[in-house]
Predicted 3D model of a 71-nucleotide RNA (transfer RNA) from a bacterium. Its Rfam family is "tRNA". Its family is annotated with triplet codon-amino acid adaptor activity in the Gene Ontology. The sequence was found in a public genome assembly. The coordinates come from a structure-prediction model, not an experiment, and the mean pLDDT is 85.
RNA sequence: AGGGGCGUGGUGAAGUGGUAUCACGAAGGUCUCCAAAACCUCAGUCGGGGGUUCGAUUCCCUCCGCCCCUG
Numbered sequence: 001a002g003g004g005g006c007g008u009g010g011u012g013a014a015g016u017g018g019u020a021u022c023a024c025g026a027a028g029g030u031c032u033c034c035a036a037a038a039c040c041u042c043a044g045u046c047g048g049g050g051g052u053u054c055g056a057u058u059c060c061c062u063c064c065g066c067c068c069c070u071g
Stems, first nucleotide, its partner, number of pairs: 001070007010024004018054001027041004047063005
């Protein structure tokens, strides 16, 4: 320099046009003499920018970051 893959709450993942979901973790509550466990509740997420579309996490362009391949 060229090519390919990936980027989603604090962490690990699902979701491939139509209300962003699950687990663990955090916070609050119930229980307990206290705590743990268990149960209930709750906050928090689509890497940045632009485009297409009635509607974008999803499709297109570009940039950024990580990984791999070629030279």